[in-house]
RNA sequence: UUCGAAAAAGGCAAAGCCAGGGAGACCUGGUGACGCAAAGCCACGGGUCCUGAUUCAUGGGCAGCCGGGCUACCGGAA
Numbered sequence: 001u002u003c004g005a006a007a008a009a010g011g012c013a014a015a016g017c018c019a020g021g022g023a024g025a026c027c028u029g030g031u032g033a034c035g036c037a038a039a040g041c042c043a044c045g046g047g048u049c050c051u052g053a054u055u056c057a058u059g060g061g062c063a064g065c066c067g068g069g070c071u072a073c074c075g076g077a078a
Base pairs, nucleotide, nucleotide: 001077002076003075004074011036012035016031017030018029019028020027021026034064040070041069042068044067045066046065047062048061049060050059
């Protein structure tokens, strides 16, 4: 630098359920594994969802939707 042997070690943890928080999207913890080689981090571009009282501007959620940025363990090859 590149790749992930349908490989190993190690790691993360969807849905559902339980408890707590929030107006809500959703979040946190437990349980649980559908999956994941960045399923680690960042709302920067797009997307999407929420919005108390109408709009959706502001604002907010999603990084396990796509792109981009930053960082990194193990192993193979050069």
Source information:
The RNA shown here (c-di-GMP-I-GGC riboswitch aptamer) has 78 nucleotides and comes from a Desulfobulbaceae bacterium. Its mean pLDDT, the model's own confidence on a scale to 100, is 83. It was read from a public genome assembly, where an Rfam model found it. The organism belongs to Desulfobulbaceae, within Bacteria.